[in-house]
Context: one part of a larger RNA
RNA sequence: CUGGGCGUAAAGGGUACGUAGGCGGUUAUGCAAGUGCGGAUUUAAAGGCCAAGGCUUAACCUUGUGUAUGGUCUGCAAACUGCAUGCCUAGAGUUUAGGAUGGGAAGCUGGAAUUCCACGUGUAGGGGUGAAAUCUGUAGAGAUGUGGAAGAAUACCGGCGGCGAAGGCGAGCUUCUAGCCUGAAACUGACGCUAAGGUACGAAAGCGUGGGGAGCGAACAGGAUUAGAUACCCUGGUAGUCCACGCCGUAAACGUUGUACACUAGGUGUUAGAAGGUUAUACUUCUGGUGCCGUAGCUAACGCGUUAAGUGUACCGCCUGGGGAGUAUGCUCGCAAGGGUGAAACUC
Numbered sequence: 001c002u003g004g005g006c007g008u009a010a011a012g013g014g015u016a017c018g019u020a021g022g023c024g025g026u027u028a029u030g031c032a033a034g035u036g037c038g039g040a041u042u043u044a045a046a047g048g049c050c051a052a053g054g055c056u057u058a059a060c061c062u063u064g065u066g067u068a069u070g071g072u073c074u075g076c077a078a079a080c081u082g083c084a085u086g087c088c089u090a091g092a093g094u095u096u097a098g099g100a101u102g103g104g105a106a107g108c109u110g111g112a113a114u115u116c117c118a119c120g121u122g123u124a125g126g127g128g129u130g131a132a133a134u135c136u137g138u139a140g141a142g143a144u145g146u147g148g149a150a151g152a153a154u155a156c157c158g159g160c161g162g163c164g165a166a167g168g169c170g171a172g173c174u175u176c177u178a179g180c181c182u183g184a185a186a187c188u189g190a191c192g193c194u195a196a197g198g199u200a201c202g203a204a205a206g207c208g209u210g211g212g213g214a215g216c217g218a219a220c221a222g223g224a225u226u227a228g229a230u231a232c233c234c235u236g237g238u239a240g241u242c243c244a245c246g247c248c249g250u251a252a253a254c255g256u257u258g259u260a261c262a263c264u265a266g267g268u269g270u271u272a273g274a275a276g277g278u279u280a281u282a283c284u285u286c287u288g289g290u291g292c293c294g295u296a297g298c299u300a301a302c303g304c305g306u307u308a309a310g311u312g313u314a315c316c317g318c319c320u321g322g323g324g325a326g327u328a329u330g331c332u333c334g335c336a337a338g339g340g341u342g343a344a345a346c347u348c
Stems, first nucleotide, its partner, number of pairs: 004319003007302002012316001014201004021194003025088001027086005033081002035077008048067002050064005091191001092188004096183004103177007110154001114150008125136002162169002206247006215241002220236004258315006266293011297304002321348003330341004
C1' cells in the first nucleotide's frame, strides 16, 4: 500500500532470444463488442445521504411523482478503442556496392622468456632478506657457451582505441561462421515494441572422467619475525591453474543506472565510413560508435546533462525500518559443494 519510488538512502532480473499477455504507424469503408445519449424494468423494507416535519431540544421517530450503485431488455450515434475488408510508406525487414573489427569455432606455424636434460669452459660459492636462516654447491653448483626437451603465456604495436547481448576477447596464417556501419537505389507492406513462465549463453573458484604439468601456487612442511604468529617475509610444495568432454549457474556478473521509441543549447577530442573541396594536405557537412566539458531542466546533495539521472509513451523486473536472515521449513535443481524460491517468533 500510494497521485510513492529503484546511480550513491530499501529497490534494475548477470545477459540474450522468445511463448502467452499488455501496448501499437497512415488512410477509406462497413459492423457496433467496449464507449456515449435516451426509454423500460429490476435493484424488498429498514438503514446511509439530501430536503422537510413531529415529540420543549437532542438522541429518537415520520414523510418525500428525493438520491445513490449494479444488472437485464431495447432504440439511436459512430469521434475514439475493437473487429472485418482494402489501400499506403515515415516504423520494421530484404536485396545490392563498399568498410572496420583482440566477435565465435577448428587447424597449422613462429619468436622471446622460464625450467629441466646432455656436453664444453671454469672455481667457490650461489640463493634469499630489513637482517638472517631453512635451501643449494668440491659427487663441481652459480656464471658462460653449444645442443635438446616440455608446458604455459603472447613484450613492443596498445590507445578513456576496436569487437561482442552479457560473461568476455590481444603473436602470425588458413578454413568455417555470426553481428555491425556507410552509400545509393529497388522490393515487402505494420511483418512492430515489451516480455510472466520457458530456452540458451554465462568470469573465477569448485566437481566428474581421461590427458597434461614449465612457471606460478590454496593446503601442507620447514626457516625467520613475534610476548605469541595457526599470518605478513623466505625456502620448498600438493590440488589447481592448461587441454577434451560433461556438470555447477554464482560475482562489487557495476555505468551499482532494465529494454524500445520520440523530443529538448552548444563546445571539444577520438574511432568507422560517406559527400563536397584541394595538385595534395588543410577545411566544411552528414551518419554510426566512444570520451571529456557544459546550457535548459532534473537532483536531498554529489552529480546527470542528445551515450540523461531532462521531457514523455509502452511493457517487464524489483522495493516498503534495522537485526533475526538470504537463516528455518516445504518444494525444486545439483554427483557433491551448494543454487533457486523464501518466512516467523523474538528484539531494537